């Protein structure tokens, strides 16, 4: 110091590729069912998409420029 891959809900992930306003499981909260636990059924909160800027009518996505991690490389007089 170079190159690659990752960053999305408390967790683990999907979406990108070919822009149209974000989803799954698990976990959380209610209510029913039980005598409670567990399960099970039904509802429901939970996201500035890792930072900033671009481009566009419209960016998670596309471009540029950072941070972080995690991997290989170089260098190490």
């Nucleotide at each position: 110091c170079c190159g690659g891959c990752u960053g999305u809900a408390g967790c683990g992930c999907a979406g990108c590729u070919u822009g149209g306003u974000a989803g799954c499981g698990c976990g959380c909260u209610u209510g029913c069912u039980u005598c409670g636990g567990g399960a099970g059924c039904a509802a429901g909160a939970g996201g500035c998409c890792c930072c900033g800027g671009g481009u566009u009518c419209a960016a998670a996505u596309c471009c540029c420029g950072g941070c972080a991690g995690c991997c290989g490389g170089a260098c190490c007089a």

This is a predicted structure of a 77-nucleotide RNA (transfer RNA) from Halothermothrix sp. It matches the Rfam family "tRNA". NCBI's taxonomy places the organism under Bacteria, Bacillati, Bacillota, Halothermotrichaceae, Halothermothrix.